[in-house]
RNA sequence: CAAGUCAGCCGGGUAAUCGCUGGUCUUUUAAGUAAGACUGGAGGAAAGUCCGGGCUCCACAGGACAGAGUGCCAGAUAACGUCUGGGAGGCGUGAGCCUACGGCCAGUGCAACAGAAAGUAUACCGCCAUUCGUAAUCGAACGAUUUCGGUUGGUAAGGGUGAAAGGGUGCGGUAAGAGCGCACCGCGCUUCUGGUAACAGAAGUGGCAUGGUAAACCCCACUCGGAGCAAGACCAAAUAGGAAAACUAUGGCGUGGUCCGCGCUGUUUUCGGGUUGGUCGCUUGAGGCUGGAAGGCGACUUCCAGUCCAGAUGAAUGAUUACCCUUGACAGAACCCGGCUUACAGGCUGACUUAUUUU
Numbered sequence: 001c002a003a004g005u006c007a008g009c010c011g012g013g014u015a016a017u018c019g020c021u022g023g024u025c026u027u028u029u030a031a032g033u034a035a036g037a038c039u040g041g042a043g044g045a046a047a048g049u050c051c052g053g054g055c056u057c058c059a060c061a062g063g064a065c066a067g068a069g070u071g072c073c074a075g076a077u078a079a080c081g082u083c084u085g086g087g088a089g090g091c092g093u094g095a096g097c098c099u100a101c102g103g104c105c106a107g108u109g110c111a112a113c114a115g116a117a118a119g120u121a122u123a124c125c126g127c128c129a130u131u132c133g134u135a136a137u138c139g140a141a142c143g144a145u146u147u148c149g150g151u152u153g154g155u156a157a158g159g160g161u162g163a164a165a166g167g168g169u170g171c172g173g174u175a176a177g178a179g180c181g182c183a184c185c186g187c188g189c190u191u192c193u194g195g196u197a198a199c200a201g202a203a204g205u206g207g208c209a210u211g212g213u214a215a216a217c218c219c220c221a222c223u224c225g226g227a228g229c230a231a232g233a234c235c236a237a238a239u240a241g242g243a244a245a246a247c248u249a250u251g252g253c254g255u256g257g258u259c260c261g262c263g264c265u266g267u268u269u270u271c272g273g274g275u276u277g278g279u280c281g282c283u284u285g286a287g288g289c290u291g292g293a294a295g296g297c298g299a300c301u302u303c304c305a306g307u308c309c310a311g312a313u314g315a316a317u318g319a320u321u322a323c324c325c326u327u328g329a330c331a332g333a334a335c336c337c338g339g340c341u342u343a344c345a346g347g348c349u350g351a352c353u354u355a356u357u358u359u
Stems, first nucleotide, its partner, number of pairs: 002354009012324007020041008043330001047341002050339005055228004062260004067224005072086005087101001088099004102219002107217002109213002124159002126155004131150003135146004167185006186208001187206008232280004242271006251265004287309001288307008325328001
């Protein structure tokens, strides 16, 4: 100085005037009716609604099957499909990154075309041997060698096809070949060592391939009630103690399906009528933020101090002016919390890696 990898932060600011809204206090009013003072008022993703819970109700609520989810090991957490660390496989020169990572010896499927052959699957070209024929050469002859073509037998090393062809490389051996034999690698089995484990390493032994695919059906292990703040509770008010139909105790109903169990004794469907008002739930939390101590590689755990940090409901935080500079991106809570995923103009910080140059 350039390029990268990982992690973190900010994301308009200051001042003035007017305006909106939660809380506390004061005055006023029949009354949060009106006014004043103080104080608080959108995010790192509030988005997606993809997971997990808290909370509320069914409800006193059990079991099985079906169904669904996860899938290396060990931890963290309220829990998770999340996160941390480690292992294996893969990518990258590297810092680092990715993984839908149990099982094909339980079974069933699938692999088009090409190719001889795609599962206990094979011989198209080729190589070798035997035998017949043709042509040529050598030779006194028997015969030998070579070329082309055919019959019979052996072969899976070489070549071809394909995503994939029955371990790989090398040496020996053979008529030609083949783990046929050997060495090393690989694979199976046994034992030992290290590690909590996944796994890794070592030694011995066996010529040894029962192919691939489960984000194919499936098998195995573990986990799983449902619905949801439009949950639910209360108050006020109004109406049509409406009409019809079905099942009717061997029936009907009970918050995903089926069955058993349990509970209740009526339930369901269609048409029509009334109420569309208010209060609570509603923000004190498995809390957040700031500072500190201890433990742990880490996720995180325990403790101390300070600080209440938004609760609207046709939906609150806006408008104007002046100045500053990074000239402003993605974008607005609606019961709450922990994650994941996606979007993001511009700016800042730290650690690490690689190339070049200089000292």